[in-house]
RNA sequence: CCAGAGGGUUGGGCGGCCGCGGGUGCGCAAGCACGCGAGGAAAGUCCGGGCUCCACGGAAAGACGGUGCCGGGUAAUGCCCGGCGGGGGCGACCCCAGGGAAAGUGCCACAGAGAGCAGACCGCUCGCUGCCACGGCUUUCGGGCCGGGGUAAGGGCAAGGGUGAAAGGGUGCGGCAAGAGCGCACCGCGCGACCGGUAACGGAAGCGGCAUGGCAAACCCCACCGGGAGCAAGACCGAAUAGGGACGGCGCAUGAGGUGUUCCGCCUCGUCGUCCGGGUUGGUUGCUUGAGGGGCGGAGCAAUCCGUCUCCUAGAGGAAUGGCCGCACAUCCGCCCACGCUCUUCGGGGCUACGGCGGAGGACAGAACCCGGCUUACAGACCCUCUGGCACU
RNA sequence: CGGGAAGUGGCGCAGUCUGGUAGCGCACUGGUCUCGGGGUCCAGGGGUCGCAGGUUCGAAUCCUGUCUUCCCGACCA
Numbered sequence: 001c002c003a004g005a006g007g008g009u010u011g012g013g014c015g016g017c018c019g020c021g022g023g024u025g026c027g028c029a030a031g032c033a034c035g036c037g038a039g040g041a042a043a044g045u046c047c048g049g050g051c052u053c054c055a056c057g058g059a060a061a062g063a064c065g066g067u068g069c070c071g072g073g074u075a076a077u078g079c080c081c082g083g084c085g086g087g088g089g090c091g092a093c094c095c096c097a098g099g100g101a102a103a104g105u106g107c108c109a110c111a112g113a114g115a116g117c118a119g120a121c122c123g124c125u126c127g128c129u130g131c132c133a134c135g136g137c138u139u140u141c142g143g144g145c146c147g148g149g150g151u152a153a154g155g156g157c158a159a160g161g162g163u164g165a166a167a168g169g170g171u172g173c174g175g176c177a178a179g180a181g182c183g184c185a186c187c188g189c190g191c192g193a194c195c196g197g198u199a200a201c202g203g204a205a206g207c208g209g210c211a212u213g214g215c216a217a218a219c220c221c222c223a224c225c226g227g228g229a230g231c232a233a234g235a236c237c238g239a240a241u242a243g244g245g246a247c248g249g250c251g252c253a254u255g256a257g258g259u260g261u262u263c264c265g266c267c268u269c270g271u272c273g274u275c276c277g278g279g280u281u282g283g284u285u286g287c288u289u290g291a292g293g294g295g296c297g298g299a300g301c302a303a304u305c306c307g308u309c310u311c312c313u314a315g316a317g318g319a320a321u322g323g324c325c326g327c328a329c330a331u332c333c334g335c336c337c338a339c340g341c342u343c344u345u346c347g348g349g350g351c352u353a354c355g356g357c358g359g360a361g362g363a364c365a366g367a368a369c370c371c372g373g374c375u376u377a378c379a380g381a382c383c384c385u386c387u388g389g390c391a392c393u
Numbered sequence: 394c395g396g397g398a399a400g401u402g403g404c405g406c407a408g409u410c411u412g413g414u415a416g417c418g419c420a421c422u423g424g425u426c427u428c429g430g431g432g433u434c435c436a437g438g439g440g441u442c443g444c445a446g447g448u449u450c451g452a453a454u455c456c457u458g459u460c461u462u463c464c465c466g467a468c469c470a
Base pairs, nucleotide, nucleotide: 001389002388003387004386005385006384007383008382009381010380013327014326015325016324017323018322020037021036023034024033025032026031039364043375044374046373047372048371049370050369051230052229053228054227064226065225066224067223068222069083070082071081072080073079084098085096086095087094088093099221100220104219105218106215107214108213121161122160123157124156125155126154129152130151131150132149134147135146136145137144138143169187170186171185172184173183174182188210189208190207191206194203195202196201234285235284236283237282244276245275246274247273248272249271250270255269256268257267258266259265278469279468280467292311293310294309295308296307297306298305299304329362331360332359333358334357335356336355340351341350342349343348394466395465396464397463398462399461400460403419404418405417406416413450421437422436423435424434426432443459444458445457446456447455
């Protein structure tokens, strides 16, 4: 210098003028002054919590949903960190829903002979039998014997061809009628005493001729987790209406109230939920200081934790955080060229910038109860660490 | 702001749960019958299954992300 990997910060600056939303102060008021006013994702609402209400004896089981290697972190998580295993890259490094297929059920379309305790289409091969010709020997001319060949049914095989995503280890040698883990060697695979590690897992003497292929983001099994709803939750005040009706739950009546001189008798009822009908479109609260940010020190490989100092930073009602001008700046475009590079017929020509002039010009996006994560969107700028290559010293 | 549902030819839908060649009605095109239209009958064309990635031999279907559209939710008594 070129190509790349991982991580972090920022994502517009300065000035002037005019505005917008809260707050505080002054003012009778109009208004004035001061101070504050979006994000790393405020987004998607995908997870986990806080908070609030509702439901509920406790626990377990079942149902439903979710998660899924191991260890650690955390308020908690499906998140993060560290490790293990598998895959990719020369490498830095990246990716993985990564438990169980030997509990059971199911599926594996088409093609293909056979697709799940597998199968035989072509093919290879066998000798007994039948048939067909051929050759040799023999004959009492009917035939008989021997030989190799073809063919049909039958048996053996799974090496080769072929189908498929997938066909029940691979290569070589031996073996065999032909073959085959049938035998052997090596590789692969399974089990594995023992050793290391908290564990996942790794190593491994030895044993086994090799066996029950794939799919669990199919049902399922195992382990663990989960009550439901959400600030339009919920609480208080005010205004208004027909303080009403239907259904259901709880409570309960030997009660209370009314009628009534009294007894008997008759009538009515409390509370919650859903629906119908009716009214209002007001205020206060929840509300923002919090598992909060930054600096330093310590523990830890790290995530993170502990101690200490310091900072305060939107809380609005469908809801403000903006507009214009000027100045520089990153970046881009056009033109011009040199003391640079290059060609040269030595007259000059061509190419370009950390040069000059002019112009353009800053992404994704927008709080609505609050946090911790994940995911998705994002022009550009800056910084740190590392890898591969080239050149020079 | 919170919660929920759906995207399949031009339109309305099925198929998705239980993965294997994507179908129905209307519409469209050509032909037949008619002088012509309508209509009947016959034949035919047309689909990135919203988009992207993953699981799988194989995805409209299963999983994840994303985009678009639609629906519901105030308080009092």
Predicted 3D model of RNase P RNA and transfer RNA as a complex of 470 nucleotides.
Rfam match: Bacterial RNase P class A. The family's RNA type in Rfam is ribozyme.